[in-house]
Background
A computed fold for a 71-nucleotide RNA from Meiothermus sp., annotated as transfer RNA. NCBI's taxonomy places the organism under Bacteria, Thermotogati, Deinococcota, Deinococci, Meiothermus.

RNA sequence: ACAGGAUUAGCUCAGUGGCAGAGCACCGGAGCUCACUCCGGCAGUCGCGGGUUCGAAUCCCGCAUCCUGAC
Numbered sequence: 001a002c003a004g005g006a007u008u009a010g011c012u013c014a015g016u017g018g019c020a021g022a023g024c025a026c027c028g029g030a031g032c033u034c035a036c037u038c039c040g041g042c043a044g045u046c047g048c049g050g051g052u053u054c055g056a057a058u059c060c061c062g063c064a065u066c067c068u069g070a071c
Stems, first nucleotide, its partner, number of pairs: 002069006010024004018054001026041006047063005
């Protein structure tokens, strides 16, 4: 330097143009057969910068990091 993929909550991920979500974790409470169950709560400039659009996590361009492949 070439091709493809990924980047969204502390972690693992969903969301393919119209209100940003789930599970786990964490915090508080209750129950309990002591291993768990239930209820409530907390948390994101959607990697960064531009563009398109009435409207962008989503489409386009550039950059960054990581993974895979080819040479």